[in-house]
Context: one part of a larger RNA
RNA sequence: GGAUGAACGCUGGCGGCGUGCCUAAUACAUGCAAGUCGAACGAGGUGCUUUUGUAGCAAUACGAGAGUAUCCUAGUGGCGAACGGGUGAGUAACGCGUUGGUGACCUGCCCCAAAGAGAGGAAUAACAGUUCGAAAGGACUGCUAAUACCUCAUGUGGUCAUGAGGUUUAGAAACUCAUGACUAAAGGAGUAAUCCACUUUGGGAGGGACCUGCGUCCCAUCAGCUAGUUGGUAGGGUAACGGCCUACCAAGGCAACGACGGGUAGGGGACCUGAGAGGGUGGCCCCCCACAAUGGAACUGAAACACGGUCCAUACACCUACGGGUGGCAGCAGUAGGGAAUAUUGCACAAUGGGCGAAAGCCUGAUGCAGCAACGCCGCGUGUGCGAUGAAGGCCUUCGGGUCGUAAAGCACUUUUAAUACCUGCUAUUAUUGACGUUACCCACAGAAGAAGCGCCGGCUAACUCCGUGCCAGCAGCCGCGGUAAUACGGAGGGUCCGAGCGUUAAUC
Numbered sequence: 001g002g003a004u005g006a007a008c009g010c011u012g013g014c015g016g017c018g019u020g021c022c023u024a025a026u027a028c029a030u031g032c033a034a035g036u037c038g039a040a041c042g043a044g045g046u047g048c049u050u051u052u053g054u055a056g057c058a059a060u061a062c063g064a065g066a067g068u069a070u071c072c073u074a075g076u077g078g079c080g081a082a083c084g085g086g087u088g089a090g091u092a093a094c095g096c097g098u099u100g101g102u103g104a105c106c107u108g109c110c111c112c113a114a115a116g117a118g119a120g121g122a123a124u125a126a127c128a129g130u131u132c133g134a135a136a137g138g139a140c141u142g143c144u145a146a147u148a149c150c151u152c153a154u155g156u157g158g159u160c161a162u163g164a165g166g167u168u169u170a171g172a173a174a175c176u177c178a179u180g181a182c183u184a185a186a187g188g189a190g191u192a193a194u195c196c197a198c199u200u201u202g203g204g205a206g207g208g209a210c211c212u213g214c215g216u217c218c219c220a221u222c223a224g225c226u227a228g229u230u231g232g233u234a235g236g237g238u239a240a241c242g243g244c245c246u247a248c249c250a251a252g253g254c255a256a257c258g259a260c261g262g263g264u265a266g267g268g269g270a271c272c273u274g275a276g277a278g279g280g281u282g283g284c285c286c287c288c289c290a291c292a293a294u295g296g297a298a299c300u301g302a303a304a305c306a307c308g309g310u311c312c313a314u315a316c317a318c319c320u321a322c323g324g325g326u327g328g329c330a331g332c333a334g335u336a337g338g339g340a341a342u343a344u345u346g347c348a349c350a351a352u353g354g355g356c357g358a359a360a361g362c363c364u365g366a367u368g369c370a371g372c373a374a375c376g377c378c379g380c381g382u383g384u385g386c387g388a389u390g391a392a393g394g395c396c397u398u399c400g401g402g403u404c405g406u407a408a409a410g411c412a413c414u415u416u417u418a419a420u421a422c423c424u425g426c427u428a429u430u431a432u433u434g435a436c437g438u439u440a441c442c443c444a445c446a447g448a449a450g451a452a453g454c455g456c457c458g459g460c461u462a463a464c465u466c467c468g469u470g471c472c473a474g475c476a477g478c479c480g481c482g483g484u485a486a487u488a489c490g491g492a493g494g495g496u497c498c499g500a501g502c503g504u505u506a507a508u509c
Stems, first nucleotide, its partner, number of pairs: 001509002004506001006505005013380006019373002021338001026336003030333003035079003040076002043073003046069010086291003095216004100211003105208003110204007118152004127142006157183009187196003217263003224254003229251008266288004270281004293314005316327004344370001346369003352366001353364004383413004393404004417450001420444001453498001455496003458479003464493005474481002
């Protein structure tokens, strides 16, 4: 000198764009953050139309039936909830980065292609009744539907077994043929055309899994480590290879090219600095990984061993009728605590994106915006011109004067921006739809009006005098100042640097 997710002191006008718990992965009140589909299903409710019964002269009231609705939805069912959002505790590891491999693999939704969708059955929630419990939540009996569940048929195909062929390769694959066994399906909307959905298979895209060469911090005051350990055979398990697991057999495997142990740490793109080589960092944004009070486990599913799912244990907290239950902000706000220190319990789905839906649409603290903070970067302003009697006043003085100083006053102007008023027009975003928005932008209006500080002035280092103090009080980054003439302490005048900032501290190049 640069740079910071900064903090502290003094000061503080505006705008744009960013950024904002680095500490306690501490504990959390409250609200919201994942739903959606009635065009899968039965049922209930509501509105309307209509038929009808009873009462009534009638209006109408009460009840029963049918139809209908772009109406509502507790339940069954489907898809989603594995994304998006947060955090960095753990991890020195194929975790990450990069290079390859899978002849050892999986893949919902989407796209392309081929073929299909026949026949039947048994339940169950909702609901009704009975009943237990303080509650959370159940139990029993009875009824009912489906794109829920099950059986049979068909088998283009697929899987498995056996046999044959066959190409490539380091090598069992892929591929072709034959025989046998096993193995599918669901409907909905519409007058219809048709559309959506379903089943099996092949391919694609995107996504994932595994393996691998190389790279990846400090300590040798860590030198030996290892029994599923290293390899083989067989089996189990997995989407798949594999000590991944089990049995048996062998005795191996790693290590000074640093094993093992200890400490520290998420990794990368990048960011800061530097001429570079390097050094330091990993906050915001993007990619990957890991985690979801702590520890463990599986279920469902195409995918989880699952932040707002389940089960168990533990700690903590809450409710309780003491029998028993409930909870998990490292989502967005917010609270307490910790700390030098870090924001609103805001608005909207208008845009972008996501989930569901045929669609209308619904949901979305993702996201878009607004609020707070000079936390950072950038831009603008705090006036402009003239103005000497060089006014008054301050300070200095050799008492002549010098200086603050064209500075002020005064005269003449301007109105950026802020303020006030207007809400007319235009532009941006939209097919319609605008949270932001009383926005930006534009026009009018009055008035210099509302807007300057901070550090320093001995040398390094730009900037000097007076007074006070008297090795005291104090200063200080280093050298060093202060003991009676201090340009170094404190005040004042003057000067200098930067400027809505200026200094200090911290860690870093």
Small-subunit ribosomal RNA, 5' domain from an uncultured prokaryote, 509 nucleotides, folded computationally. It matches the Rfam family "Bacterial small subunit ribosomal RNA". Rfam links the family to the GO terms ribosome and structural constituent of ribosome. The coordinates come from a structure-prediction model, not an experiment, and the mean pLDDT is 82.